[in-house]
Context: one part of a larger RNA
RNA sequence: UUGGGCGUAAAGCGCGCGCAGGUGGUUCCUUAAGUCUGAUGUGAAAGCCCCCGGCUCAACCGGGGAGGGUCAUUGGAAACUGGGGAUCGAGUGCGGUAGGGGAAGGCGGAAUUCCCGGUGUAGCGGUGAAAUGCGCAGAUAUCGGGAAGAACACCGACGGCGAAGGCAGCCUUCUGGGCCGCCACUGACGCUGAGGCGCGAAAGCUGGGGGAGCGAACAGGAUUAGAUACCCUGGUAGUCCCAGCCGUAAACGAUGGGCACUAGGUGUGGGGGAGGAACUCCUCCGUGCCGCAGCUAACGCAUUAAGUGCCCCGCCUGGGGAGUACGGCCGCAAGGCUAAAACUC
Numbered sequence: 001u002u003g004g005g006c007g008u009a010a011a012g013c014g015c016g017c018g019c020a021g022g023u024g025g026u027u028c029c030u031u032a033a034g035u036c037u038g039a040u041g042u043g044a045a046a047g048c049c050c051c052c053g054g055c056u057c058a059a060c061c062g063g064g065g066a067g068g069g070u071c072a073u074u075g076g077a078a079a080c081u082g083g084g085g086a087u088c089g090a091g092u093g094c095g096g097u098a099g100g101g102g103a104a105g106g107c108g109g110a111a112u113u114c115c116c117g118g119u120g121u122a123g124c125g126g127u128g129a130a131a132u133g134c135g136c137a138g139a140u141a142u143c144g145g146g147a148a149g150a151a152c153a154c155c156g157a158c159g160g161c162g163a164a165g166g167c168a169g170c171c172u173u174c175u176g177g178g179c180c181g182c183c184a185c186u187g188a189c190g191c192u193g194a195g196g197c198g199c200g201a202a203a204g205c206u207g208g209g210g211g212a213g214c215g216a217a218c219a220g221g222a223u224u225a226g227a228u229a230c231c232c233u234g235g236u237a238g239u240c241c242c243a244g245c246c247g248u249a250a251a252c253g254a255u256g257g258g259c260a261c262u263a264g265g266u267g268u269g270g271g272g273g274a275g276g277a278a279c280u281c282c283u284c285c286g287u288g289c290c291g292c293a294g295c296u297a298a299c300g301c302a303u304u305a306a307g308u309g310c311c312c313c314g315c316c317u318g319g320g321g322a323g324u325a326c327g328g329c330c331g332c333a334a335g336g337c338u339a340a341a342a343c344u345c
Stems, first nucleotide, its partner, number of pairs: 003317004007299002012313001014199004021192003026085001029084003033081002035077007042069001049065006089189001090186003093182005101175007108152001112148008123134002160167002204245006213239002218234004256312006264290012294301002318345003327338004
């Protein structure tokens, strides 16, 4: 629980699909069920409220009025909801087009390590300097041959694609999405989205394979007062593949999604058009930089908004305790999600 907020002060769910719910374009025509309104009828009396009157006042009592409805009948209004129509939102079709978007299979060269052989000899390696280590059982260097695993220099970008995570040698197959043009078709079919479902880097886990290089742990050498580090020599898990889990992150633009509006300049990627190509110009989509109005506590943002509005969702509410305890749900585990209080400043 209102108000005010959420780039950096507390605060945007890591991302998507989507049930319920919320919300919803049109200059136009029509209808009148909902809605609004007039009249009539009815809503007993008493009571409540107002005015006047009677008991000396009051309580009490009498008279008059008002009020009281998802009501009925009938007349009217047309903004909104609903109904019909339409096409600019959304989608479909047709024609083009760019791309490391995804999955599977195949192929290639450089480098590294190891093995075999040749040449060759006393060192190599490493550092701030060294040492551990490797080497006369022939290393390092160099040439030839072979094997293995992993990653793809240059192109490469301030560039491209994807919802996000993310995606890069080359070829083939399968496959998702986008953009542009035509304006043929459907006719508001849209937006958002509590729950739910799916995707989700790295590390980690289970089973099986693989293991070149790198390398937590570990061992040794140094450094140091110490050195459970930084540096060096080694090195297991892991890193790789298949299947299944985990579900986190500075999952960041630290900026939820959609629509509309609000000066420009300059670069770059994709498409269309005009002037013959060069070049220039117009236009749509993307991606950067600079900058006006405006916004901002400032920094800064600024048509890719943090400006101006509307719709929907999520979240915040002083610091510590604490993203913890307890409970619940999930997980093989590690742990994840949800989430307090005492106390204290």

The part of an RNA shown here (small-subunit ribosomal RNA, central domain) has 345 nucleotides and comes from an uncultured bacterium. The coordinates come from a structure-prediction model, not an experiment, and the mean pLDDT is 86. It matches the Rfam family "Bacterial small subunit ribosomal RNA". Rfam links the family to the GO terms ribosome and structural constituent of ribosome. RNAcentral holds the full RNA, with entries from ENA.